Notes:
Predicted 3D model of a 254-nucleotide part of an RNA (large-subunit ribosomal RNA, domain VI) from a Candidatus Woesearchaeota archaeon. The coordinates come from a structure-prediction model, not an experiment, and the mean pLDDT is 80. Taxonomically the source falls in Candidatus Woesearchaeota (Archaea, Nanobdellati).

[in-house]
Context: one part of a larger RNA
RNA sequence: UGCUGGGUGUCUGCGAGGAAGGACCAUUUAGUACGAAAGGAACGAUGGUUCGUGGCCUCUGGUUCAUCGGUUGUCUGACAAGGCAGGCCGAGCAGCUACGCCGCAAGGGAUAACGGCUGAACGCAUCUAAGCCGGAAACCCGCCUCUAAACGAGACACCUUCUUCAGGCACUCUUAAACGAAGAGGUUGAUAGGAACGAGAUGUACGCAUCAAGGCAACGAGAUGUUCAGUCUGCGUUUACUAAUAGCCUGAGG
Numbered sequence: 001u002g003c004u005g006g007g008u009g010u011c012u013g014c015g016a017g018g019a020a021g022g023a024c025c026a027u028u029u030a031g032u033a034c035g036a037a038a039g040g041a042a043c044g045a046u047g048g049u050u051c052g053u054g055g056c057c058u059c060u061g062g063u064u065c066a067u068c069g070g071u072u073g074u075c076u077g078a079c080a081a082g083g084c085a086g087g088c089c090g091a092g093c094a095g096c097u098a099c100g101c102c103g104c105a106a107g108g109g110a111u112a113a114c115g116g117c118u119g120a121a122c123g124c125a126u127c128u129a130a131g132c133c134g135g136a137a138a139c140c141c142g143c144c145u146c147u148a149a150a151c152g153a154g155a156c157a158c159c160u161u162c163u164u165c166a167g168g169c170a171c172u173c174u175u176a177a178a179c180g181a182a183g184a185g186g187u188u189g190a191u192a193g194g195a196a197c198g199a200g201a202u203g204u205a206c207g208c209a210u211c212a213a214g215g216c217a218a219c220g221a222g223a224u225g226u227u228c229a230g231u232c233u234g235c236g237u238u239u240a241c242u243a244a245u246a247g248c249c250u251g252a253g254g
Base pairs, nucleotide, nucleotide: 005160006159007158008157009156010155011154015146016145017144018143021051022050023049024048025047026046027045028044034039052104053103054102055101056100060098061097062096063095067091068090069089070088071087072085073084074083075082076081093234107141108140109139114134115133116132117131164252165251166250167249168248169247171185172184173183174182191243192242193241194239195238196237197236198235199233200232201231202230207226208225209224210223211222214219
């Protein structure tokens, strides 16, 4: 731009894409059918493994320049608390992940080779000439994804239509994201920040008191108590305290 009054939402599915599945093992069938014996199946059913594939983060593992702790060097005069070297080391939530977890049937239709029924031509016979039945991982559905620009341009519901209606930018953001886009919100508000509580990470803070090997003493690593402390949180809930202000543009219509 088209579709056509404008807008919002929910669908249908012409069509397009997918390989989304493949293989194997075990148990049972069954020591059965079969066979003199020796030996020894299958249809079906069930459970699993592996390759491939789609999704997820409850568990397990990894990462974790959020965080917490230990410690080295140096600097802030000392203590305490910190800066720098991601210094090194231990642990590590969220997030992202695989080594972790979950799924990936059945069935139907029309057939191929082939097997048949009925049946003439050809009084018999014949699966075929008319007619009919079965039959494969292949084909078409079934399953998943996209799709009304499917020009045959679809359907339904609601709002609005004469002075309004609708959308967007900008603004607060993230179930989204290279940029656009998409989505949530915009005070009639929990969108983000803050705060409170919860849940979680680390592992018991500073100060003080007591003890402490040794030492004449000064001092003194460290231990215990206060203390499941102190510190922190990209998570959850609640709460308008802060910021979603001020504004701008476009379309339809007349």